A computed fold for a 373-nucleotide RNA from Candidatus Desulfovibrio kirbyi, annotated as Bacterial RNase P class A. The source organism's lineage runs through Bacteria, Pseudomonadati, Desulfovibrionia, Desulfovibrionaceae and Desulfovibrio. The model forms 94% of the base pairs in the Rfam consensus. It is recorded under the gene name rnpB. Rfam family: Bacterial RNase P class A. It is annotated as a ribozyme. Rfam links the family to the GO terms dimeric ribonuclease P complex, tRNA processing and ribonuclease P activity.
RNA sequence: GGCGCCGGACAAACCGUCGCUGCGGACGUAUUGUCCGGAGAGGAAAGUCCGGGCUCCACAGGGCAGGACGCUGGACAACACCCAGGGGGGGAAACCCCCGGACAGCGCCACAGAAAGCAAACCGCCACGCCCCGGCCAUGCGCCGGAAGCGCGGUAAGGGUGAAACGGUGAGGCAAGAGCUUACCAGAGGCUGCGGUGACGCAGCCUGCUAGGCAUACCCCGUCUGGAGCAAGACCAAAUAGGGAAAGCGGUCGACCCGGCCAGCGCUUUCCGGGUAGGUUGCUUGAGGGCGCGGGCAAUCGCGCUCCUAGAGGAAUGACGGUUACGCGUGCAACGCGCGCGACAGAACCCGGCUUAUCGUCCGGCGCCCGUU
Numbered sequence: 001g002g003c004g005c006c007g008g009a010c011a012a013a014c015c016g017u018c019g020c021u022g023c024g025g026a027c028g029u030a031u032u033g034u035c036c037g038g039a040g041a042g043g044a045a046a047g048u049c050c051g052g053g054c055u056c057c058a059c060a061g062g063g064c065a066g067g068a069c070g071c072u073g074g075a076c077a078a079c080a081c082c083c084a085g086g087g088g089g090g091g092a093a094a095c096c097c098c099c100g101g102a103c104a105g106c107g108c109c110a111c112a113g114a115a116a117g118c119a120a121a122c123c124g125c126c127a128c129g130c131c132c133c134g135g136c137c138a139u140g141c142g143c144c145g146g147a148a149g150c151g152c153g154g155u156a157a158g159g160g161u162g163a164a165a166c167g168g169u170g171a172g173g174c175a176a177g178a179g180c181u182u183a184c185c186a187g188a189g190g191c192u193g194c195g196g197u198g199a200c201g202c203a204g205c206c207u208g209c210u211a212g213g214c215a216u217a218c219c220c221c222g223u224c225u226g227g228a229g230c231a232a233g234a235c236c237a238a239a240u241a242g243g244g245a246a247a248g249c250g251g252u253c254g255a256c257c258c259g260g261c262c263a264g265c266g267c268u269u270u271c272c273g274g275g276u277a278g279g280u281u282g283c284u285u286g287a288g289g290g291c292g293c294g295g296g297c298a299a300u301c302g303c304g305c306u307c308c309u310a311g312a313g314g315a316a317u318g319a320c321g322g323u324u325a326c327g328c329g330u331g332c333a334a335c336g337c338g339c340g341c342g343a344c345a346g347a348a349c350c351c352g353g354c355u356u357a358u359c360g361u362c363c364g365g366c367g368c369c370c371g372u373u
Base pairs, nucleotide, nucleotide: 001369002368003367004366005365006364007363008362009361010360012324013323014322015321016320017319018318020040021039023037024036025035026034027033042344046355047354049353050352051351052350053349054229055228056227057226066225067224068223069222070221071085072084073083074082086099087098088097089096090095100220101219105218107214108213109212122159123158124155125154126153128151129150130149132146133145134144135143136142137140167185168184169183170182171181172180186210187209188207189206190205191204192203193202194201195200233281234280235279236278243272244271245270246269247268248267249266250262251261252260253259288307289306290305291304292303293302294301295300326342327341328340329339330338331337332336
């Protein structure tokens, strides 16, 4: 210097004018308003895919169904995240990706191919028989040899197909072949010993055992698991309509009053309670950020100091102008000027993650190659 890998930070800056939403102060009796000050989107605010907090509802206990997860150990409020380890795969390496079970059952494996799971045979190879040909002589259902074809068997070495074809190489063996036998190699299973908390690893012995893939197909095993979500929930509470209570007016007994009984229908007045509109709250200080020290390989935990950083509710966080810087594109009378453009995206109860989108800039670590000293 080039090509790569991993991690982290930032997401142009400043000024002026006019606005918007909260907060604090002053004026104002107060609603409202005016003035001043200060604050006001993100690394993903997104998808809503996981996990928790919080809230309401439900709930004796147990099970089924359903759902989620799935190597081991740890960390955490919890997790499908994270850290460390184990095994497998990819890469030359840095590094990246995957993770229960396929001898419990039941299925699937396109096209091609004979055959895709447990036996099967297209070409080939081989034996036998028929037919045929040649030779021989003892002329017979004779013997020897050959071979296009046909039949019936053997075989799985070789060819061919496929993403994947039932271990590999040598030797023996055989009619031809084959773990059929044997030596070595690879794998699988079993037993024993050692190491490790464990996943697992290493070593020895035995068995010729050679056993395909898919569980993101149903399924099996193990663990966990109530439901709904801030439009949760709580409080205040108008108009209209309806509900409840009390009193008066009503009917009847009666000449009348008091009183009793009946009706609870209608009207008036007063009071009460529920719900709606509307308002308040929940609401943002939190498993929070930064720095230092300590424990730990690490995730992370403990202690100390320090900081405060949006809370809207049809929903504010904006618009315009200017200056500077950077990057890209483009023009030129051209190496400095002009012009244009500047990523993805927009909080809605709050956190921890994952995934997806993203112009670029900066920092740290690592691998390989080339050059120079």